[in-house]
RNA sequence: UGAAUAUUUUGGCAAACUAACCGAAAGGUUAGGACGCAAAGCUAUGGGCCUAAAGGAUUAAUAUCCUAUGGUUGCCAGGCUGCCCAU
Numbered sequence: 001u002g003a004a005u006a007u008u009u010u011g012g013c014a015a016a017c018u019a020a021c022c023g024a025a026a027g028g029u030u031a032g033g034a035c036g037c038a039a040a041g042c043u044a045u046g047g048g049c050c051u052a053a054a055g056g057a058u059u060a061a062u063a064u065c066c067u068a069u070g071g072u073u074g075c076c077a078g079g080c081u082g083c084c085c086a087u
Base pairs, nucleotide, nucleotide: 004087012037013036017032018031019030020029021028022027035074041080042079043078045077046076047075048072049071050070055066056065057064
């Protein structure tokens, strides 16, 4: 210096829930709070899943159906990056 690796160190992130705000919704942001996570860091590139405003179809109907351009990275993967060093 590089690679592999763990019952490792310093630390890191933050589920549910609560409050406020944004949003048609899914969901997101901030604060509190910890279920957990060795990438639970970033990225919506592929797949899955969620929602259906606008649009379309249908209808007696304000109902029903289709559909992401919306969302989910703590659903799975891809890409990029990071921490430690007993052996």
This is a predicted structure of an 87-nucleotide RNA (c-di-GMP-I riboswitch aptamer) from Caloranaerobacter sp. TR13. It matches the Rfam family "c-di-GMP-I riboswitch aptamer". Rfam's curators write: GEMM was predicted in a large-scale screen for bacterial structured RNA regulatory elements. The coordinates come from a structure-prediction model, not an experiment, and the mean pLDDT is 82. Lineage of the source: Bacteria > Bacillati > Bacillota > Tissierellia > Caloranaerobacter. The RNAcentral record of the sequence draws on Rfam.